[in-house]
């Protein structure tokens, strides 16, 4: 010289979360890939109860969703010094 946590604000998202500007807690791959493990989240869905005119409520399961700054794993790397 690089990246950019909380937090601010602004857009998109049901939601986890993103994306853009401010920032500046970290980071020697914090540069790239959701293939494998975790984790987050449940809009649709599948089942339960409930209520019943209903396309309505609750609750439980459930990634086709998120997260590369949780790890593995694959791929790729810029300038100077020593």
């Nucleotide at each position: 010289g690089g990246c950019a946590c909380a937090c601010c604000u602004g857009g998109c998202g049901a939601a986890a979360g993103u994306c853009a500007g401010g920032g500046c807690c970290g980071c020697a791959a914090a540069g790239u890939g959701a293939c494998g493990g975790g984790u987050c989240u449940a809009c649709a869905g599948u089942c339960a109860g409930c209520a019943g005119a209903a396309u309505g409520c609750u609750g439980a399961c459930c990634a086709g969703g998120a997260u590369g700054g949780c790890c593995g794993c694959a791929c790729u790397a810029c300038c100077g010094a020593a």
Predicted 3D model of an 82-nucleotide RNA (c-di-GMP-I riboswitch aptamer) from a soil metagenome. Rfam family: c-di-GMP-I riboswitch aptamer. Its family is annotated with cyclic-di-GMP binding in the Gene Ontology. The sequence is in RNAcentral, with records from MGnify.